The RNA shown here (Bacterial RNase P class A) has 384 nucleotides and comes from a Spirochaetales bacterium.
The sequence is in RNAcentral, with records from ENA.
Its mean pLDDT, the model's own confidence on a scale to 100, is 75.
The model forms 94% of the base pairs in the Rfam consensus.
Its Rfam family is "Bacterial RNase P class A". Rfam classes the family as a ribozyme. From the family's description: Ribonuclease P (RNase P) is a ubiquitous endoribonuclease, found in archaea, bacteria and eukarya as well as chloroplasts and mitochondria.
[in-house]
RNA sequence: GGAGCGAGCCGUGUCGCCGCGCCACAGGAAACUGUGGCGAGGAAAGUCCGGGCUCAACAGAGCGCGAUGCCGGUUAAUGGCCGGGGCGGGUGUGGACCGGGGUUGUUUCUAAACAAACCCAAGGCCAUGUUCGUACAGAAAGUGCCACAGAAAACAUACCGCCAGCAAUGGUAAGGGUGAAAAGGCGGGGUAAGAGCCCACCGCAGACCCGGUAACGUGUCUGGCAUGGCAAACCUCAUCGUGAGCAAGGCUGAAUAGUGGUUGACUGCUCGUCAUUAUGCCACGGGUAAGCCGCUAGACGUCGACAAGUAAUUGUCGGCCCAGAUGGAUGGCGACAUCACAGGCGACUGUGAACAGAACCCGGCUUACAGGCUCGCUCUUUUU
Numbered sequence: 001g002g003a004g005c006g007a008g009c010c011g012u013g014u015c016g017c018c019g020c021g022c023c024a025c026a027g028g029a030a031a032c033u034g035u036g037g038c039g040a041g042g043a044a045a046g047u048c049c050g051g052g053c054u055c056a057a058c059a060g061a062g063c064g065c066g067a068u069g070c071c072g073g074u075u076a077a078u079g080g081c082c083g084g085g086g087c088g089g090g091u092g093u094g095g096a097c098c099g100g101g102g103u104u105g106u107u108u109c110u111a112a113a114c115a116a117a118c119c120c121a122a123g124g125c126c127a128u129g130u131u132c133g134u135a136c137a138g139a140a141a142g143u144g145c146c147a148c149a150g151a152a153a154a155c156a157u158a159c160c161g162c163c164a165g166c167a168a169u170g171g172u173a174a175g176g177g178u179g180a181a182a183a184g185g186c187g188g189g190g191u192a193a194g195a196g197c198c199c200a201c202c203g204c205a206g207a208c209c210c211g212g213u214a215a216c217g218u219g220u221c222u223g224g225c226a227u228g229g230c231a232a233a234c235c236u237c238a239u240c241g242u243g244a245g246c247a248a249g250g251c252u253g254a255a256u257a258g259u260g261g262u263u264g265a266c267u268g269c270u271c272g273u274c275a276u277u278a279u280g281c282c283a284c285g286g287g288u289a290a291g292c293c294g295c296u297a298g299a300c301g302u303c304g305a306c307a308a309g310u311a312a313u314u315g316u317c318g319g320c321c322c323a324g325a326u327g328g329a330u331g332g333c334g335a336c337a338u339c340a341c342a343g344g345c346g347a348c349u350g351u352g353a354a355c356a357g358a359a360c361c362c363g364g365c366u367u368a369c370a371g372g373c374u375c376g377c378u379c380u381u382u383u384u
Base pairs, nucleotide, nucleotide: 001380002379003378004377005376006375007374008373009372010371012337013336014335015334016333017332018331020039021038022037023036024035025034026033027032041355045366046365048364049363050362051361052360053245054244055243056242065241066240067239068238069237070084071083072082073081074080085136086134087133088132089131090130091129092128093127094126095125097124098123100120101119102118103117104115105114106113107112137236138235142234143233144230145229146228159176160175161172162171163170164169184202185201187199188198189197203225204223205222206221207220208219210217211216249293250292251291252290258284259283260282261281262280263275264274265273266272298321301320302319303318304317305316306315307314308313338353339352340351341350342349343348
């Protein structure tokens, strides 16, 4: 210098003019005017999780339903985040157990075979570093499912094969074959052929010791193996969960149309009937329309410093206040600069500026994103 992987950050800037929303001050009866201040994001998005807040419901307990699911920590809380464990993948290094190659030696006419020893390290295996992924509780409580193929998909079984036998038939599960998956694996012994039938190693199950908060790990002993997979099928176990959402909710509160009433007599009261006709008053219409609050200074606000912790995170101190609209402001133009593209020998000229855009507020996750910057690890090249 280049490539790859991982993590974090920025994501057009400055000035001028005009315009818009909110706030403060001043003027004005008001409309409004003037001055000053502030005015989108890392995702404001999807609305997928978790909370605050608000209203409704709720004695307690249980059933049901839903979510989560290795361990520890963190937090207001989480299914988030941090650290760790198990398992799986990529890659680097080491070992030399398996297997391979080479050297040498022996046998041998050669080919070839064998071998104590030495070397190499592409492949398998083991150990370890780094990095990525992980829906990772229980399959010996029970029920269920496992297409096709295959003898058999789980109370095992036998198509070819192997063995015994003249055959019928019996033994067997090494090998072949099927399948996503076949009843421990591999090597040796053994056998008529075989088989955990026996043995070593590995795996598995159980017990114990030690280390660790724990998940779990190292080791020792025992058991010849004693029921394949699926719980993202029902289910079991553990933990958590009431519902709706700022159009929540609270305060103030009209007008019009229209409807009913408001009067007298029978009649003291109620009903009824008759008369009376009022530009009035009362009630309904309606707690409707509308307005105000909620509303933004906080469970990590934000910037900086220090401290604790591997980290997530927490604590202390100091500075600053940084949108609050309600058909919904946050925009337009110009100059210079930056970047990209195109043209030009060149000075330069032209075009363009990623994804997107608050709506009660926070913590996460996911998705979109032109271009740029920083850091860490690994490999490689060059120079010294």